[in-house]
RNA sequence: AUUUUAAUGAGAGUUUGAUCCUGGCUCAGGAUGAACGCUGGCGACGUGUCUAAGGCAUGCAAGUUGAAUGUCUCUAGUUUACUAGAGGCAUGGCAAACGGGAGAGUAACGCAUUGAUAACCUACCCUGAAGACGGGGAUAACCUUGCGAAAGCGAGGAUAAUACCCGAUAGUAUUAGAGAACACAUGUUCUCUAAUUAAAGGCUCCGACGCUUCAGGAGGGAUCUAUGUUCUAUCAGCUAGUUGGUAAGGUAACGGCUUACCAAGGCUACGACGGAUAGCGGGUGUGAGAGCAUGACCCGCCUCACUGGGACUGAGAUACUGCCCAGACUCCUACGGGAGGCUGCAGUCAAGAAUCUUCCUCAAUGGGCGAAAGCCUGAAGGAGCGACGUCGCGUGCAUGAAGAAGCUUUUCGGAGUGUAAAGUGCUUUUAUCAGGGAAAAAAAUAUGAUGGUACCUGAUGAAUAAGGAGCCGCUAACCUCGUGCCAGCAGCGGCGGUAAUACGAGGGCUCCAAGCGUUAUCCGGAUUUAUUGGGCGUAAAGCGUCCGCAGGUGGUUUGUCGCAUUUCCUGUUAAAUCACGAGGCUCAACCUCGUGGCUGCGGGAAAGAUGGAUAAACUAGAGACUGGAAAAGGCAAAUGGAAUUGCUGGUGUAGGGGUUAAAUCCGUUAAUAUCAGCAAGAACACCUAAAGCGAAAGCAAUUUGCUAGGACAGUUCUGACACUCAGGGACGAAAGCGUGGGGAGCGAAUGGGAUUAGAUACCCCAGUAGUCCACGCUGUAAACGAUGGGUGCUAAGCAUUGGCAGUUUCGACCCUGCCAGUGUUGUUAAUUUAAGGUAACCCGUUAAGCACCCCGCCUGGGGAGUACGAGCGCAAGCUUAAAACUCAAAGGAAUAGACGGGGACCCGCACAAGCGGUGGAGCAUGUGGUUUAAUUCGAUGGUAAACGAAGAACCUCACCAAGGUUUGACAUGUAGCUGCAAGGUCUGGAAACAGAUCCGCCUUCGAGGGUGCUACACAGAUGCUGCAUGGUUGUCGUCAGCUCGUGUCGUGAGAUGUACCGUUAAGUCGGAAAACGAGCGCAACCCUUAUCUUAUGUUUUAUAUGUCAUAAGAGACUGCCCGCUUUAAGUGGGAGGAAGGUGGGAUGACGUCAAAUCAGCAUGGUUCUUACACCUUGGGCCACACACGUGCUACAAUGGGAAGUACAAAGGGACGCCAAACCGUAAGGUGGAGCAAAUCCCUAAAAACUUUCCUCAGUUCAGAUUGAGGUCUGCAACUCGACCUCAUGAAGUUGGAAUCGCUAGUAAUCGUAGGUCAGCUAUACUACGGUGAAUACGUUCUCGGGUCUUGUACUCACCGCCCGUCACGUCAAGGGAGUCGGUAAUACCCGAAGGCUCACAUUGUGGGACGAAGGUAAGACUGAUAACAGGGACGAAGUCGUAACAAGGCACCUGUAGCGGAAGCUGUGGGUGGAUCACCUCCUUU
Repeated sequence: AUUUUAAUGAGAGUUUGAUCCUGGCUCAGGAUGAACGCUGGCGACGUGUCUAAGGCAUGCAAGUUGAAUGUCUCUAGUUUACUAGAGGCAUGGCAAACGGGAGAGUAACGCAUUGAUAACCUACCCUGAAGACGGGGAUAACCUUGCGAAAGCGAGGAUAAUACCCGAUAGUAUUAGAGAACACAUGUUCUCUAAUUAAAGGCUCCGACGCUUCAGGAGGGAUCUAUGUUCUAUCAGCUAGUUGGUAAGGUAACGGCUUACCAAGGCUACGACGGAUAGCGGGUGUGAGAGCAUGACCCGCCUCACUGGGACUGAGAUACUGCCCAGACUCCUACGGGAGGCUGCAGUCAAGAAUCUUCCUCAAUGGGCGAAAGCCUGAAGGAGCGACGUCGCGUGCAUGAAGAAGCUUUUCGGAGUGUAAAGUGCUUUUAUCAGGGAAAAAAAUAUGAUGGUACCUGAUGAAUAAGGAGCCGCUAACCUCGUGCCAGCAGCGGCGGUAAUACGAGGGCUCCAAGCGUUAUCCGGAUUUAUUGGGCGUAAAGCGUCCGCAGGUGGUUUGUCGCAUUUCCUGUUAAAUCACGAGGCUCAACCUCGUGGCUGCGGGAAAGAUGGAUAAACUAGAGACUGGAAAAGGCAAAUGGAAUUGCUGGUGUAGGGGUUAAAUCCGUUAAUAUCAGCAAGAACACCUAAAGCGAAAGCAAUUUGCUAGGACAGUUCUGACACUCAGGGACGAAAGCGUGGGGAGCGAAUGGGAUUAGAUACCCCAGUAGUCCACGCUGUAAACGAUGGGUGCUAAGCAUUGGCAGUUUCGACCCUGCCAGUGUUGUUAAUUUAAGGUAACCCGUUAAGCACCCCGCCUGGGGAGUACGAGCGCAAGCUUAAAACUCAAAGGAAUAGACGGGGACCCGCACAAGCGGUGGAGCAUGUGGUUUAAUUCGAUGGUAAACGAAGAACCUCACCAAGGUUUGACAUGUAGCUGCAAGGUCUGGAAACAGAUCCGCCUUCGAGGGUGCUACACAGAUGCUGCAUGGUUGUCGUCAGCUCGUGUCGUGAGAUGUACCGUUAAGUCGGAAAACGAGCGCAACCCUUAUCUUAUGUUUUAUAUGUCAUAAGAGACUGCCCGCUUUAAGUGGGAGGAAGGUGGGAUGACGUCAAAUCAGCAUGGUUCUUACACCUUGGGCCACACACGUGCUACAAUGGGAAGUACAAAGGGACGCCAAACCGUAAGGUGGAGCAAAUCCCUAAAAACUUUCCUCAGUUCAGAUUGAGGUCUGCAACUCGACCUCAUGAAGUUGGAAUCGCUAGUAAUCGUAGGUCAGCUAUACUACGGUGAAUACGUUCUCGGGUCUUGUACUCACCGCCCGUCACGUCAAGGGAGUCGGUAAUACCCGAAGGCUCACAUUGUGGGACGAAGGUAAGACUGAUAACAGGGACGAAGUCGUAACAAGGCACCUGUAGCGGAAGCUGUGGGUGGAUCACCUCCUUU
């Protein structure tokens, strides 16, 4: 110094109880010619009708030239002539084809890239060569004049030119002909001959400009080739100038470009033709990239100019501000005729969510004309408007409290806003004012729209300047109040039903910031179309199977070529854009410069691996040949026996058949049964086997004939002949269709009988199509291994089918090995498939492993395998195959539960075996209902109902009526006042209260304490919410379960432990085991009971002992023996013992039921406050056609009455228990002893026993109800107490369906006591003792529970989920008698302008073919709309059933057919994606 290198990929939410996967939806990022909402200080640079290529008022956007020319007017010089200047008209020249706008059309050589023109043109410009001589006739403006409203048109007269015409001259020009050279695509160059064609002058006057011809250049244009360039096959065939040739015409030029003739071609699955959409590119946005989307501004190309057609002029146009014609529209009009074209710049109307000034200047850059001065230029340069975008700046800086006020919040202590403010000090970007003041000007003078702008200086003063969105997760950021599934929010998940961080507000916070959000669109994330970079057993996805053309792919060796491929060199890839590096605006955006890049295409050179082409060869792929075997392979024919049904005959008699049970049905006209015979059709038992064959569908009696394929062996032949296969072809179960047969059995439809709420079903009795045969059609199935075909590779074991070889033998079998096929690796159970793959399940040499080739198919669920269209079919229908709309899921595998009219095992007074009850009666009591002024409230299956309530006459009390009180009946505090409480008497009253009166404080003397009154804070509520809560309780259930740590297994949820085998009351214990341990439960510890010992002794007793009391201990642990079991745990039996393997109680795991309780208590929130608070009287909670629950008493003789005689335990007692004695028939009264209790009292136990009466009755049973009289408690027994006596004497004679308790000192039965309590409704409840049974075979069934397993579409967990019709509402799409448009083409008619052509009387007229628009006709495609009918989706708690998920109660699904309100049912064939049980088979071991 050069070259190379370098940098780059983020995810999240949402299906579930949870998990993994599949899969969609959504979000975070970037962008925009944007729009909308709120807000808005400044500047720079950009940018601004995306919609109606809709219509346009007005002004401007293309003129210039007197140095080409004629003429008119005015001014000045002198009158004409003339000169100078200014302004017109006209002829001529050049320009007007550029510049500017738009994207309608166009899917095309339109555009892009790359080539070609040997098939072409080119005004102005540049270079070179040659030339420019002589003549002529017109014409406009102008003048005169006619018509017309106008636009304009016409006639006559005059005139000039660089306007026009004629002649001359001319070759290296053009045309024709001849020759030569070089090439070989049709050409280029040279030589010769003949013919033809030119010119203009003006001026400031000699030097430039202009003119003619030729050649070259530059720039511009034209044409052609190759390649690329959207979607659609529900567009498959298109084409007559079409494809080619010959000739002619035409063009600047090739060419069917045009015409005539000839031929019949041309394009197409590599997508013609048709339809839809669209300007193309450089680029732009995004992306890691590949890609995807896009084509505003800037640049290049194309196309268009009111719509359609046409030519003229010209170097150039088929011409944006030229012409002609037609049409639509607008305007003028004298109605006769005329005029116009903003998709130029402004501007206007309309449309729309939406897009600017009727501005300044030619100063700069550029363009036109001119010799020039100059003129023109809405190109351009500038300014204006719009936060539309990008970039930059500012809205102040410092200090300032343990921290003002206000606001918010609070646990009331505080905290936050917050150094934030105020205050103090400072600065002046910006703003305002004042002064100065550019560059842009090149090129000597002059020349600046922008603009008194940028910039500089000074002054004043923090002065002029902050908002938007968000705060449940994704996603940074949280509290309070309001609201109460309302109002509302929402991108997805979702939030809101009284404690909303999700709505609205306030405070606080977060993110951006002159902006911030929303909406729309594109890319990304999305590996969610997968080339990079996906899949197809079960999630969406393998064609039903095979054959096979095109296509794709293809064995080994050698040579050649160099097409693909690779490398190097080179041209191009416009500029802008992009990247990097510099530079200029104060920085940046922006601009300028340099370098690189733009992955593409062309040309040249090289290589020869790999693919390809070509030539030659090989045998391992493939095929052929030969041989012997195997087989339900196919087709046809023949034959056979069993069974079924029918018929005939015999025997025989009343039933048979069918079902869970029945009935319909058959049968005395003889069925069923049985014997014999005959007939018919269909199917082929055993063999038979996870055996065989076939491409699949499929194939089964036997024999024969014909015929296809495969395996093995031989290694003889060919020599890559192969694999796959879009389209195409063939075959293709069952059902179904057509024609003709056949028809025994079975059997859609149908009829009948049952079942049922119904039963269009399941069950039964019949039974038609069909099932069978022949021929033809249909072409579908869960046509499945839910697994396309081919080839190669990657551990094994076992069985079996076929073949071969080896060994051996006389031969066969056995055994071993090889090839090909079929299957399996699993239960008892203990050895598994390895690797690998998979979301898992599982697959695993028969792959779902590792690779290659080819085909088919998938891309969220539903709509829908549907509509429309097309093809096929006789029809049924099949194949192909959408969209609108709608949802945020749908789905696969596996996990934990729950559930099952699934399975296995086990337990429980669960059933069974027993005993006694309830349900019937009367009464008591509770509840519902009803009633009522009120009948207060709660509890409501089990788990409410003699429950809260262990006791409602008042009270209780919460309810009702009436009367009263308001700081309150009760608590605390503050302030003020206070000789004031309590109590007595009287009046009114139902009382509370109200009024009157009497009496009447303490003290440390401080007006202190107490009391009362007033005022303020507050009290109060059995008001509400048990779904805001604490605490407590019920229940499963005294069931044996519920978990954790570590480890291990699994991607994970999870599993293991805790499953299994025994055993237990027990997850109790033992064994075993990838588990080892632990916790809460179980058990034990505690109380009590049974036995004994010891100690003590209040009471008891005459005393003592003690069987009594109290206290402390002992004792029981499967400890001992035998058996069983695994030597275990344990279990059966026995001994001893008072008692032998659980006596009773207390004790209730994790949890379930939003279980119960705000009325026991506490408590958040909320409500009331002269009342929902408080006081009082009376009433009510006690009502009564009825229903239910729980009890008592009975119905009698195992009883009742009377008399007599015995035997307990446990409690209670001072506002108490109450003895003796007396009175009363009794309840009770009088009385008063004793007792704060082992002392006294309650206190009598009753059943029992003895004697006697009753003798089976509504009774000497039963006692309700009622009458009369009493007693007791209590202020008070009317509503509404208990008890006593006498009298009365109801129902009831053992209880339907159903249902409850109990397994031993239990049930049953008998009394006793206590609490509450003045009394009592107690027959209740809680305790106590007396007497004292029966039964348990057993676990099939009922109920409940536990463990394991299985299925599941359930997880709010079966009281689950869920299907279809019908009814109502909304929405979109399809059909539809029709109606109305649009598009493109066809046939015919008419035919403008125009060019072409012909004729003629030739500045013209006429004819012909063509020709736009228009008209007529029949269709095609497409759109809009529509009576009506049908389906689809969605919708709040509608109707009918219950089809599916469990064996879903008839297993389900499926093709097809019939039927039915509906899900659906049935027939036929198929599948397992069926539970359960049993058997067969297979495999392993012994």